[in-house]
RNA sequence: GAGUCGGUCGGGCGAUCGCGGUGCGCCCGCCCAAGGGUUGAAAGGGGCGCACCGAGGAAAGUCCGGACUCCGUAGAGCAGGGUGGUGGGUAACGCCCACCCGGGGCGACCCGCGGGACAGUGCCACAGAAAGCAGACCGCCGCCGGUUCCGCAAGGAGCCGGAGGUAAGGGUGAAACGGUGGUGUAAGAGACCACCAGCACCCCAGGCGACUGGGGUGGCUCGGUAAACCCCACCCGGAGCAAGAUCAAGAACGGUGCGUCCGCGCACCGGCGGAAGCGCCUGAGGGCUGCUCGCCCGAGCUUCCGGGUAGAUCGCACCAGGCCGCUGGCAACGGCGGUCGCAGAUGGAUGAUCGCCGCCCACCGCAUCGUCGGUGGGUACAGAAUCCGGCUUACAGACCGACUCGU
RNA sequence: GUGGGUGUAGCUCAGUUGGUAGAGCACCUGGUUGUGGUCCAGGAUGUCGCGAGUUCGAGUCUCGUCACUCACCCCA
Numbered sequence: 001g002a003g004u005c006g007g008u009c010g011g012g013c014g015a016u017c018g019c020g021g022u023g024c025g026c027c028c029g030c031c032c033a034a035g036g037g038u039u040g041a042a043a044g045g046g047g048c049g050c051a052c053c054g055a056g057g058a059a060a061g062u063c064c065g066g067a068c069u070c071c072g073u074a075g076a077g078c079a080g081g082g083u084g085g086u087g088g089g090u091a092a093c094g095c096c097c098a099c100c101c102g103g104g105g106c107g108a109c110c111c112g113c114g115g116g117a118c119a120g121u122g123c124c125a126c127a128g129a130a131a132g133c134a135g136a137c138c139g140c141c142g143c144c145g146g147u148u149c150c151g152c153a154a155g156g157a158g159c160c161g162g163a164g165g166u167a168a169g170g171g172u173g174a175a176a177c178g179g180u181g182g183u184g185u186a187a188g189a190g191a192c193c194a195c196c197a198g199c200a201c202c203c204c205a206g207g208c209g210a211c212u213g214g215g216g217u218g219g220c221u222c223g224g225u226a227a228a229c230c231c232c233a234c235c236c237g238g239a240g241c242a243a244g245a246u247c248a249a250g251a252a253c254g255g256u257g258c259g260u261c262c263g264c265g266c267a268c269c270g271g272c273g274g275a276a277g278c279g280c281c282u283g284a285g286g287g288c289u290g291c292u293c294g295c296c297c298g299a300g301c302u303u304c305c306g307g308g309u310a311g312a313u314c315g316c317a318c319c320a321g322g323c324c325g326c327u328g329g330c331a332a333c334g335g336c337g338g339u340c341g342c343a344g345a346u347g348g349a350u351g352a353u354c355g356c357c358g359c360c361c362a363c364c365g366c367a368u369c370g371u372c373g374g375u376g377g378g379u380a381c382a383g384a385a386u387c388c389g390g391c392u393u394a395c396a397g398a399c400c401g402a403c404u405c406g407u
Numbered sequence: 408g409u410g411g412g413u414g415u416a417g418c419u420c421a422g423u424u425g426g427u428a429g430a431g432c433a434c435c436u437g438g439u440u441g442u443g444g445u446c447c448a449g450g451a452u453g454u455c456g457c458g459a460g461u462u463c464g465a466g467u468c469u470c471g472u473c474a475c476u477c478a479c480c481c482c483a
Stems, first nucleotide, its partner, number of pairs: 001405009011357007019054010029038003056381001060392002063390005068240004075293004080236005085099005100114001101112004115231002120229002122225003137170002139166003143162008178196006197221001199218008244314004253270007272306007285297003307482002319341001321340008358379008408479007417432004426463001434450005456472005
C1' cells in the first nucleotide's frame, strides 16, 4: 500500500418550552359508623408541585421458531405443507458452531435450496446427419454396374450411379457414448494391449460420523435436468393479544311495577329488529385449511335489508433477562456465584428551539504550513404496541482486535 | 395482527408442459386533401418492478426485496 474476518459505538453538555408513565405531597371533589378514609366494606374524578424513568441495532420486513391464550385434550387414513451432507448446541427452528464434500481466490478467507437420475414418467428449443440404450452430411474404405483414358494383354487410373462398412478426422451444439500412445484392419473401432481418468463391488487402515487413504476384482464408460412430476427419510392439530377474561353502555322491541288528564310518561329487568330459504332428534349447523371414517356438541343456521356501539379494566412489562467473576467445551453453548431492576402508549408519549463542543467534507488565509485559524455545508437508517430466539433488509460516519498478500 | 392479489411498450391488457416478447389505443413518417380529421401504407417502442440463484437457456422456476391494492374486529 492492497485486502479478509470478527467486534463495539452510532453524538456530548447547558438553557427555555413541552409530552407519556410511576411514586410522594398539597388543594378541590367524593365516602363515612364523623374518629377518619379515598384500589377499598364505601368513595379514584380533577388541578398544582417535586422526584425518578422514558426506543433500536435494526424497534422495520413479518420470512422462520417458540412462550402465552383459546378452540372439544385435537383419534385413523388420504391429501397438503416443510426440512434435506455429518456430528453437536438450543425451549425450538429453515438459526448457530465444528467438521466433511464440491466450487472460487496467490492467500487470509468466501460461496453452496449439499438426499436420490440403474423405481418410474417427462423435457433437452435453434443448429446439427444424429439428442438417449442415437446417428452416415462431408470425409475414409473396399465391392458391383456404366463410361473415358493408358496398356499387345493381365490389369491400372479418373468420372458417374448403386448397395454397404466405418464414430479415427471435419463441421453443429450447453451437451455427441472416456483420454493418450500402440497393435490391428480394406478403412476403422475397447476389437485387443499399456498408462491415466471415472463407475460398481469386495478387503484393509483411520474417524462417533459425513468421509478419507491404500489394495484388489469386474464390464470396458454408464449424458444433463428433481429450484420438472416423483421416490426416500424425518417433522407438522388449528387459530392468533383483532388470542382471551371481566364489566359497562346501547337503539328498535318485550316483560314487570308505579303514576295517569287514559294519549301516555317514569323506573327496573331482559336485551337489536325485519324478510326469504333450510332445519328442530328421520337433526340443519358447528367443533377455525381440503376429503373420507370415527367421536363430541347441538336448536338454531345462511343470505339480504335496516339499526346501534366505536367504551373501561385485566392480559401488560420479571425475563429461555442484562452485567461482572470463576469454570467445562476447539466452538456454538452450558454450570456455579455475585449484582442490577430497565418504556408501556391506545389517533398512539420519548420532542422542539437556541448556544457551546465533538466528528466529516469543501473553500479561503499565513514572516509561523501545523494535532493551525476562518467561512459554509453535512451529522445517517429509522421509531416500540403481547413477549422472546433467529434470519433478511436499510444505515452518515467513528473506533478496536486478529490475520493475509506485496514492497 | 392475519390472509390474498397485482407489477410486461406512453395507457389498457395478453403471454403454460422454460426455447426469438405480442395486441388495441396513442406516437412518428409518407400518401390522399386547398387545410385538418377520417382512410391507406410503413415504422419506432421494452432494465418483463428490483437483486441474486437453478438451468445450455428464465417474463415463466426458487430465494430475497420494493411499491400498490383488497378482505377480515363488537351487538352477531

Predicted 3D model of RNase P RNA and transfer RNA as a complex of 483 nucleotides. The prediction has a mean pLDDT of 78. It holds a member of the Rfam family "Bacterial RNase P class A". By type it is a ribozyme.